[in-house]
RNA sequence: AGAAAGGGGCAAACCAACCGAAAGGUUGGGACGCAAAGUCACAAGUCUAAGGUUUUGUACUAGGACGGCUGGAUUACCUGG
Numbered sequence: 001a002g003a004a005a006g007g008g009g010c011a012a013a014c015c016a017a018c019c020g021a022a023a024g025g026u027u028g029g030g031a032c033g034c035a036a037a038g039u040c041a042c043a044a045g046u047c048u049a050a051g052g053u054u055u056u057g058u059a060c061u062a063g064g065a066c067g068g069c070u071g072g073a074u075u076a077c078c079u080g081g
């Protein structure tokens, strides 16, 4: 660095059960895809709003969530340079 090769790995949507106020997560099935689609919530962005605020509105708010939004940090198989 990732075109090819080889060994492989992960697992979107959806379905079922469970957790959660929700976003969403876990397990099993299932594969849209992924060269880090391994790990980390630091930055930025997005989502939710229980609680709080409130003009009580369809509003605002993250101590919540998203790593398969992007950046960043860190670890790693194979091959080539």
Base pairs, nucleotide, nucleotide: 001079002078009034010033014029015028016027017026018025019024032068038074039073040072042071043070045066046065047064051061052060053059